Overview
Predicted 3D model of a 1498-nucleotide RNA (small-subunit ribosomal RNA) from a Thermoproteota archaeon.
RNA sequence: AAACCGGUUGAUCCUGCCGGACCCCACCGCUAUCGGGAUGGGACUAAGCCAUGCGAGUCGUGCGGCCCGGUCAGCGGGCAGCGGCGUACGGCUCAGUAAUACGUGGUCAACCUACUCGGAGCACCGGGAUAACCGCUGGGAAACUGCGGCUAAUACCGGAUAGGCGAGGAGGUUGGAAUUACCUCCUCGUCGAAAGGCUGGGUUGACGAUGCUCAACCCAGCGGCUCCGAAUGGGACCACGGCCGAUCAGGUAGUUGGUGAGGUAACGGCUCACCAAGCCUAAGACCGGUACGGGCCCUGAGAGGGGGAGCCCGGAGAUGGGGACUGAGACAAGGCCCCAGGCCCUACGGGGCGCAGCAGGCGCGAAACUUUUGCAAUGCGCGCAAGCGUGACAAAGUCAUCCCGAGUGCCAUCCGCUGAGGGUGGCUUUUCCACAGUCUAAAAAGCUGUGGGAAUAAGGGGAGGGUAAGUCGGGUGUCAGCCGCCGCGGUAAUACCCGCUCCCCGAGUGGUGGGGACUUUUACUGAGCUUAAAGCGCCCGUAGCCGGUCAUGUGUGUCUCCAGUUAAAUCCAGCAGCCUAACUGCUGGGCCGCUGGAGAUACUACAUGACUUGGAGGCGGGAGAGGCCACCGGUAGUCCCGGGGUAGGAGUGAAAUCCACUGAUCCCGGGAGGACCUGCAGUGGCGAAGGCGGGUGGCCAGAACGCGCUCGACGGUGAGGGGCGAAAGCUGGGGGAGCGAACCGGAUUAGAUACCCGGGUAGUCCCAGCCGUAAACGAUGCGGGCUAGGUGUCGGUGCGGGUACGGCCUGCACCGGUGCCGCAGGGAAACCAUUAAGCCCGCCGCUUGGGGAGUACGGCCGCAAGGCUGAAACUUAAAGGAAUUGGCGGGGGAGCACCACAAGGGGUGAAUGCUGCGGUUUAAUUGGAGUCAACGCCGGGAACCUUACCAGGGGAGACAGCUGGAUGAAGGCCAGUCUGAAGGGCUUGCCAGACUAGCUGAGAGGAGGUGCAUGGCCGUCGCCAGCUCGUGCCGUGAGGUGUCCUGUUAAGUCAGGUAACGAGCGAGACCCCCAUCCCCAGUUGCCACCGCUCCUCGAGAGGGGAGCGAGCACUCUGGGGAGACUGCCGCCGAUAAGGCGGAGGAAGGAGGGGGCAACGGCAGGUCAGUAUGCCCCGAAACCCCUGGGCCACACGCGGCAGAUAAUGGCGAGGGCAGAGGGUUCCGACCCCGAAAGGGGAAGGUAAUCCCUAAUCCUCGCCGUGGUUGGGAUCGAGGGCUGCAACUCGCCCUCGUGAACGUGGAAUCCCUAGUAAUCGCAUGUCAUCAUCGUGCGGUGAAUACGUCCCUGCUCCUUGCACACACCGCCCGUCGCUCCAACCGAGUGGGUUCGGGUCGAGGCCUGAUCCGAUAAGGGUCGGGACGAGACCCGGGCCUGCGAGGCGGGAGAAGUCGUAACAAGGUCGCCGUACGGGAACGUGCGGCGGGAUCACCUCCU
Repeated sequence: AAACCGGUUGAUCCUGCCGGACCCCACCGCUAUCGGGAUGGGACUAAGCCAUGCGAGUCGUGCGGCCCGGUCAGCGGGCAGCGGCGUACGGCUCAGUAAUACGUGGUCAACCUACUCGGAGCACCGGGAUAACCGCUGGGAAACUGCGGCUAAUACCGGAUAGGCGAGGAGGUUGGAAUUACCUCCUCGUCGAAAGGCUGGGUUGACGAUGCUCAACCCAGCGGCUCCGAAUGGGACCACGGCCGAUCAGGUAGUUGGUGAGGUAACGGCUCACCAAGCCUAAGACCGGUACGGGCCCUGAGAGGGGGAGCCCGGAGAUGGGGACUGAGACAAGGCCCCAGGCCCUACGGGGCGCAGCAGGCGCGAAACUUUUGCAAUGCGCGCAAGCGUGACAAAGUCAUCCCGAGUGCCAUCCGCUGAGGGUGGCUUUUCCACAGUCUAAAAAGCUGUGGGAAUAAGGGGAGGGUAAGUCGGGUGUCAGCCGCCGCGGUAAUACCCGCUCCCCGAGUGGUGGGGACUUUUACUGAGCUUAAAGCGCCCGUAGCCGGUCAUGUGUGUCUCCAGUUAAAUCCAGCAGCCUAACUGCUGGGCCGCUGGAGAUACUACAUGACUUGGAGGCGGGAGAGGCCACCGGUAGUCCCGGGGUAGGAGUGAAAUCCACUGAUCCCGGGAGGACCUGCAGUGGCGAAGGCGGGUGGCCAGAACGCGCUCGACGGUGAGGGGCGAAAGCUGGGGGAGCGAACCGGAUUAGAUACCCGGGUAGUCCCAGCCGUAAACGAUGCGGGCUAGGUGUCGGUGCGGGUACGGCCUGCACCGGUGCCGCAGGGAAACCAUUAAGCCCGCCGCUUGGGGAGUACGGCCGCAAGGCUGAAACUUAAAGGAAUUGGCGGGGGAGCACCACAAGGGGUGAAUGCUGCGGUUUAAUUGGAGUCAACGCCGGGAACCUUACCAGGGGAGACAGCUGGAUGAAGGCCAGUCUGAAGGGCUUGCCAGACUAGCUGAGAGGAGGUGCAUGGCCGUCGCCAGCUCGUGCCGUGAGGUGUCCUGUUAAGUCAGGUAACGAGCGAGACCCCCAUCCCCAGUUGCCACCGCUCCUCGAGAGGGGAGCGAGCACUCUGGGGAGACUGCCGCCGAUAAGGCGGAGGAAGGAGGGGGCAACGGCAGGUCAGUAUGCCCCGAAACCCCUGGGCCACACGCGGCAGAUAAUGGCGAGGGCAGAGGGUUCCGACCCCGAAAGGGGAAGGUAAUCCCUAAUCCUCGCCGUGGUUGGGAUCGAGGGCUGCAACUCGCCCUCGUGAACGUGGAAUCCCUAGUAAUCGCAUGUCAUCAUCGUGCGGUGAAUACGUCCCUGCUCCUUGCACACACCGCCCGUCGCUCCAACCGAGUGGGUUCGGGUCGAGGCCUGAUCCGAUAAGGGUCGGGACGAGACCCGGGCCUGCGAGGCGGGAGAAGUCGUAACAAGGUCGCCGUACGGGAACGUGCGGCGGGAUCACCUCCU
C1' cells in the first nucleotide's frame, strides 16, 4: 500500500491477452490577463558544416629599445620585443569506451606534485650570445623569411661549495614485515644549486658635475637556490559491484611464468633477449550487439521497472587518425608536426582554417532563444599594489517548458421558464493605465505615494458503454464519416455532420509518441504445468544445489555493540527569509552500502570424534510373458505330389473382375516352407520406459518378504554428458507361408486418384549396422515425511482351522505391489483423494494471448528420410478450459398421432371441362399469398360498376402572401368546330357581377412505398401436454431440484417413491347441441279420446278421409330438472392409481359432436378491409368518364366436377327429409308455351303463407358395342337479367357428338351414422355455382395394433452448432495488397590475417659544423607507425531476374476432410500415393458414439 472497469458466451465460471481510468517526458492543435520561482530551452536527428564579433592574459617592482604628454633633475602614460607566471584551470559535448572507465572500500615497504604554508641553510667565481633595433630601397603575391651589424636581463653556459644518488660496512628508529624506508657515522664511485636580482626609503659617493645617470652601505618589501616536512592536486595497484545475446564454446603467441636488460615519477610482459609451456573459460572466457559511469531523476505501497539531458563528482573527446616537443603538470579545444577528407586565399610558386566556448547562420528534422548589458557582485589568471583581463559569471531579452500565486468582479432590481442569458442602477479597484520617488553598474520589474476606470482578461475537450454529461431538433442513409476497446452508420442514428442544451478541467485544455503503474501478464516479496500455455519417451550419472542423530572445537554465514566512511546538492523534520507559495537559507536526521574493531554461538558452514533410523552389503526360502543365446514342439493357412470326385467355386448391400472340364471348390494320404504360439488368460504378473505370452536348458539382471549379521550418512536430485528407446523408414546379406502401402483390375458414384471386391510389390521375419521419433499418456518428473476409512486382487511373512498331506483348501494380522469406493482437504469445474491433483521439504525440466511456426536462418547429428536446437517481420481480439440451457444427430431408450404406418374403403396422378397459380404474351393482361401453414385463397362467381391495370378525354389547390381584376374575376350559355361524347377546349357572341390557380407556400386525396416501423385480426407449431412461480435445498456461477423414477392416463391424468413442499396458466372441470326420462307451457304446433258437419267404400254393421268444435294425452316446440360416479360384481395390479370382463341401464368408463384453448416461437400473413408512424406524389401517383384489360394461350402445377358404364343408362309410375330463406322478396293457384319462360294472381313482413328433394321403390327397354355409356366441342333457333351479353353471362330446344375402356413414378382423405354416395338450403347475387358454409337421405369395409416410414412429447448421450444442421467448417486453384525467406550475382560498411609501400617522430652508430655546450647537417642501423594498395577470411547491410510459402481482403472456382457414430470413428508418429481437402499401410492413443456379453466395485 492493497480500487478496478470494458471486451471471447445464448448465459456461466476460469485461464488469458487486448483496451480504458492515473503519474512523468518530448512534440503538435486550439486558446491565452498578470506576477514570482527553476541546478528549463539544438540532449534525442547531423560528435554535420560554419560568415562575423567576442571567449586568456598579465607583469615596466626582470631586461634593452622606441614613442607621447608634462607644471621638465626627480613626474605620468604608451608600443612591439627578450624574459617570468598563466594558457594542463575555467567553458562545451557525450562520439568512443562493457573496462586503460565508473562506484564502494582498501593498498603504494612501487610514486610525482608548480604556485601556497612550516622548518633549516645558502646565493661564491666566471663566460659567451641573441631578439628588439639598424643596414642590404634583401627574397616573396601573401604567409613569412634570409644575410650582415649592435645590445641587455630574474634569458643562456662553465667552474666551485652545499648537497643528492649508488655500492659496502657499523649502530639506531617506525612497523605485521625493513638485505629494500628513515636517522647517524665511515669508505668508494657518480651526479652536481642559485638571481644577491628588482622596488621604496635613508645615508654617502662617482663623472669632463647635471644624466629623467651610475655605484656603495643600511632598513623595509618582493623575489632566487638547496634540503626536510606539510597541504593540495595527481599517478599506480587490489577486492567487490552494476547491460543483452550460447543461433558467440572454446580463447590466447608477449600469450602465462622465469632470468637479465631497457624504459618510467613509479610497480609491472610496459618493452626487449633468452628459457619454460603455460594462462583464461559453463560462477560464461572469447566473440557480437548496445551503452560514458555515479550522485541522482521518473514511477511504484514496496520489492522492482525505466532513465541518467540539465546541476554536482569522475572519465573521455575537440573535423577523422597518428606523433612527439615544452613543461611541476599535456601527448595539450582558441600550441606544434604529419597523413586523410572538407573549406578559403593565390601572382599556381605556395599559403591559411577547424564554434562538441558565447551569440549567430545553414543543414537536419516533430522538435528548441538575443550576433543584448556589465565586470557592480562571486570566482579565476597575472601583478608588491593600484589594477588589468575574464561570452566563467552576474543581469536583461525571448519561449505557458515546468512549479507556485492571483485575477477575469460584487450588490440590488427588472425581463426571461423557477432557466441559459440580457437590461438598468449602485459599490469596490487586486490587476490595468498615467506621473513622481526609491531600488539597479545602467534599466526594467518590485516597493511607496497620487490620479483614472468594471474597466484590460476564457478557453479546450467531451455527452452509446467503460466514463461525468441528451434517446433534443435538422441533415446523411453500410454513403459520408466516427471509434484507444466494445462497437456506431443499410430512412425515425442519444455513437457521423450542424444547432441547442449539458458535463469535466480551467490560463490552460486536448492529441501523438515514449517510460512507469494498473500487471501476482516474469511471480525475491508474489504465479503456474491431468484437461486452459507448460513434466524432458525412459534410465544412469558429472558439476552444482540440498542433506539423518549426538558431542567438542573454530566463529564462515548470521546477530548485537562501537568506530570510520557513505562529497555537496537531492530526500525527511524543525526553524527562518522573500506578503503567501514555489524557491532559498540554517540546524538535525537519513542516504537501506562498504571497511575496521569488540562480543554472542541457537541455526548454517568447516574440522575432529561417535551413533544407526537413511542407504548399501550379507544370508534365507520363494514369485514372475524380466533380458540374451541354443535346442525342441504344435495347430492352422499356402503350395506341391498321389488318390477319390463333378460343375461349379469365390465374393457382395447387389454384383463383377477372379478361379474352374488342361477337372477347380470339396474329401483322404504324403511332402515342402515360412510366420505364429489357441485354450490356460485375469482392472493378473514382470520391467526404468519402449515393451514382454508354446516347451526345455544355459547365462545375466532387478524387485518384494524374512533375519537384524556387516559397513556407518557412504544419501537425494541432477545443468551439460552417456545409454536404452514401439511402429514406420534406411544400408548390406538372407528369407518370403499369410498379410499387404504403392500399383493393376472390378464395382459404387455426378466424379471416386476412396470406403466394398479380386489380385499384388516394397515391407512385415532373421543377422549386422543406422535412424531416435509417437496421443513414447496416468496427457500427472524424481526422492522423503505427514494427513479417516472400506472393499477386491497378486507376492511374501507370522499365527490359526481343515486335509484326499501336495508347492492343497480356508481364516486373521503385517509388509510390498495393483484396482475400485470414499472423509477431511484441494480444484475453474470435470474430478483427485495414503498409488493425491491434500499439507510440507529438496532438486531438475518446462510455460507466459492466438496465428506466422516447430517454419526461416545458423549450428550439431544422420547414408537419406529427417531429427535436435529454434526466431523475426507481419497479422489478429480473441484463441482456449470446464460446466449450463437449448437446438441438432444418417446416437440410444420410452410414449403417442389415420394432417404416421399397418388392415381396409374411396380418391388424386392418364382424358375432357371448371377454377386458381406459374410461365409466356400483351397497350394492359393491376396487386398480394409460395413446403406442411400459397395455388375454388384475399369470402376474389370481375360484362359496365367492382378496378387498384392500359388507351383516350375531362376535373380539382381549404388557408396565407404576391399577381390580375368594375377598362369586368370566377361562373353559365345558343350556334359552329374538335370529339366516341361533351361550353371540356376553340371561333364568335350573350348572360352575369366579385373575386382571382398566373407564381410561391400550404392542403384535400392517394388500393403510392415500407407487414423488416406498428395496432388489430388471422394462420401455424398445436387433434400437442406442456409453460412457470413462491419458499426451501444443491451449485462459486449460468443453473438445477420441484417438472425425476415406477406404474397408469387422452392428458405434468392420478398413485407410490423422492430435498423438496405447495401454487398458478394450460389439460380436466365449465358452456352449447344431440341421445333417455320427468315437470311446466299449448299458438301459428298436435289430433288419441268426445261431439257435430261433409265426402267416400259398403246392402248394412262398419271402415277410410276432410272440416269445425272440444282438448293438450301424444308428436313437436322451448324452459326447468333427473340420469353415469369405475357406484356394484369378478379378475389383474402393490391392499394404490388404474386396467380387463360382466350386471343393470336410453346411454359405460371422456356417451357422440362443438365452443373455449397456456408461456411463447415462426421479423409467418395482411399498410389491398379498417386504423396507424415515417417516406413519397400533389396538378399528378388525387377525382370523374368512355372503351379495353383482369377472361389472352406453345406450355407446366394444384384443387375440383361429370365420366369412363349393367350395383348401370333411358322411359313411365310411386314415396319419404332436415335446415334455411323470403317485401324493388318468396310467390301457391289459373292460363299460354314443347321447354326455358311469359301473362295474371291468393297468401305471406311468416312454427300461420311460399320456396322444396334425390339416391330409393315398381314396371318396361337396352345386352358389352366407344354403345341408348360419355358428354366436350361446334352449328341453328328461342328465352331471362341488365343502360348494355361482340370481346365476356345464364337457361331451353334441335342438331353435332371429341377425349375417355380404371390411369407410371408418386401421392391425398378416412375408424361409424364415419367413409362412400344422394339431393336440399344458403352466402355471393340485377343475371351467373362444378365454389364456400350448412342440412338431411341411403349407408359400408377394416385396426382394437405398432413405431418400420413421416412427425410430436419425455428421458439420456455426443457436439467445434446458439441468426441454433437450410448450422459450422477444411484445403487446392483464381484476383488484389502486405511483410518476410531463398536467390545467379552486384554495390556499400566494418573487422581479422598475410604481403608491399610508407608521412612522421622516437632510439641509436659514424662523420662534419659549432666551442670539446646546446643544437644542427650528411650517411647508416633499429623497432614503432597514421595511411594507401594487393590477396584471403568473418560479420552487417542496399539492390536483384526468378522461386517459395505466409498473412490480410461482404458475397469467385472445385470438392466435403473435420464437428452428432459428421454418414469409412477421430487423432499421433511414419511411409507411399493423390487437383485439393485427403486416402491407404504399420504401430500407438481415447481426447470415440452405440448395442450386447464377461469380469470387477458400490

Annotation
The RNAcentral record of the sequence draws on ENA and SILVA. Its mean pLDDT, the model's own confidence on a scale to 100, is 81.